[in-house]
Molecule: transfer RNA
Organism: Chthoniobacterales bacterium
RNA sequence: CGGGCUGUGGCUCAGCUUGGCUAGAGCGCCACGUUCGGGACGUGGAGGCCGUGGGUUCAAAUCCCACCAGCCCGACCA
Numbered sequence: 001c002g003g004g005c006u007g008u009g010g011c012u013c014a015g016c017u018u019g020g021c022u023a024g025a026g027c028g029c030c031a032c033g034u035u036c037g038g039g040a041c042g043u044g045g046a047g048g049c050c051g052u053g054g055g056u057u058c059a060a061a062u063c064c065c066a067c068c069a070g071c072c073c074g075a076c077c078a
Base pairs, nucleotide, nucleotide: 001074002073003072004071005070006069007068010027011026012025013024020058029045030044031043032042033041051067052066053065054064055063
C1' cells in the first nucleotide's frame, strides 16, 4: 500500500441478502411473589437508535461513499 471479515443494550448474538410498525432474544441487572432464608421458579420492569460522518429515498441497522477500531490474507522493505 491492496484485499477480506467484524463493529447492534453490561456480555454473547439475531435482524442486513428482498429498505417499510422510530429494533429483538438469551444471560446479567432491578422490583415483587413463592421460601424460615438463599437458590431455583413465576410475574413485571429498566437499559441500545444500530462504530463515526455524509449521501440516496416518502422512509435506512439494512443501499452508496469516506473515515475509525479489531482480526485475517497479500504486497513492499530487510